A computed fold for a 328-nucleotide part of an RNA from a soil metagenome, annotated as large-subunit ribosomal RNA, domain IV. The coordinates come from a structure-prediction model, not an experiment, and the mean pLDDT is 89.

Context: one part of a larger RNA
RNA sequence: CUAUGCUGAAGGAACUCGGCAAUCUGCCUCCGUAACUUCGGGAUAAGGAGGACCUCUCGUUGGGCAACCAGCAAGAGGUGGCACAGACCAGGGGGUGGCGACUGUUUAACAAAAACACAGGCCUCUGCGAACUCGGAAGAGGACGUAUAGGGGCUGACGCCUGCCCGGUGCCGGAAGGUUAAGAGGAGGAGUGCAAGCUCUGAAUUGAAGCCCCGGUAAACGGCGGCCGUAACUAUAACGGUCCUAAGGUAGCGAAAUUCCUUGUCGGGUAAGUUCCGACCUGCACGAAUGGCGUAACGACUUCCCCGCUGUCUCCAGCAUAGGCUCA
Numbered sequence: 001c002u003a004u005g006c007u008g009a010a011g012g013a014a015c016u017c018g019g020c021a022a023u024c025u026g027c028c029u030c031c032g033u034a035a036c037u038u039c040g041g042g043a044u045a046a047g048g049a050g051g052a053c054c055u056c057u058c059g060u061u062g063g064g065c066a067a068c069c070a071g072c073a074a075g076a077g078g079u080g081g082c083a084c085a086g087a088c089c090a091g092g093g094g095g096u097g098g099c100g101a102c103u104g105u106u107u108a109a110c111a112a113a114a115a116c117a118c119a120g121g122c123c124u125c126u127g128c129g130a131a132c133u134c135g136g137a138a139g140a141g142g143a144c145g146u147a148u149a150g151g152g153g154c155u156g157a158c159g160c161c162u163g164c165c166c167g168g169u170g171c172c173g174g175a176a177g178g179u180u181a182a183g184a185g186g187a188g189g190a191g192u193g194c195a196a197g198c199u200c201u202g203a204a205u206u207g208a209a210g211c212c213c214c215g216g217u218a219a220a221c222g223g224c225g226g227c228c229g230u231a232a233c234u235a236u237a238a239c240g241g242u243c244c245u246a247a248g249g250u251a252g253c254g255a256a257a258u259u260c261c262u263u264g265u266c267g268g269g270u271a272a273g274u275u276c277c278g279a280c281c282u283g284c285a286c287g288a289a290u291g292g293c294g295u296a297a298c299g300a301c302u303u304c305c306c307c308g309c310u311g312u313c314u315c316c317a318g319c320a321u322a323g324g325c326u327c328a
Base pairs, nucleotide, nucleotide: 001323002322003321004320005319006318007317008316010314011313014312019309027051028050029049030048031047036041038157052079053078054077055076056075057074059072060071061070062069063068080084092307093306094305095304097302098301099299100298104116105115120155121154122153123152124151125150126149132141133140134139158294159293160292161291163224164223165222168221169220170217171216172215173214174213177212178211179210183206184205188201189200190199191198192197225243226242227241228240229239252286253283264280265279266278267277268276
């Protein structure tokens, strides 16, 4: 010096990206226990007291015919120690946000998560020799199931909700019309032949799906404006004008896991706060199942704060064990 342990004056997170690490706490009985809540929880919340041994009194459980044996409480008095859940084992706690409802699943061997899944919701396909999938096929799965079933897609408990746009793309519907392949059709033409004929070519007309066309459909893919003026202080604009659009973002939320300017501004917390919490709204570039906003419980998730506790630190020291190092 490395690794693993033990101890430490005073202070107690000043360390650090961050209390990382290591302490503290820990069991049982009794007392006591908040906000919030889906009334189940939260909860071992938090917080507090007791615990060994001896004697006495009293109660009780099991076994036994009984004598009694094995335990478990309650009350009172006493004894010893530095220490009585005496070793080992054995939750630190609280508050506030974000995300995800939850238990689960995952990158075997750098990621366990706010990612995946999930019950629940919605759309869509499928009438059974089902749709769909595998296979050239036979056949098989679906399913020895039958629309309360099965396949595909999106969303993701629960609560309150889910606005406007069908112009584009997709899908669905549409006995008309347009376009249109092979085929049908053969007017007409050409070659050859004495001819019958043979061989070519070929106009009208007719000919599906598709596309065009007409509608529907957004919990289908998706989209959801600009400029100018206006109120008796100023400022702002309920109001008006105009251009464009398929329609111009509704509710709710908002410097947000989204805010560039930005450490926005105000308030809170600190002596001091680019983080945090609460507001404001000027949303560079939130927004409603690519779901919006809330939400008890839950989380080896993540942010911030507080109490306790500590060698994380001020600032290091000593000890132990195994290496390293030196000598043999």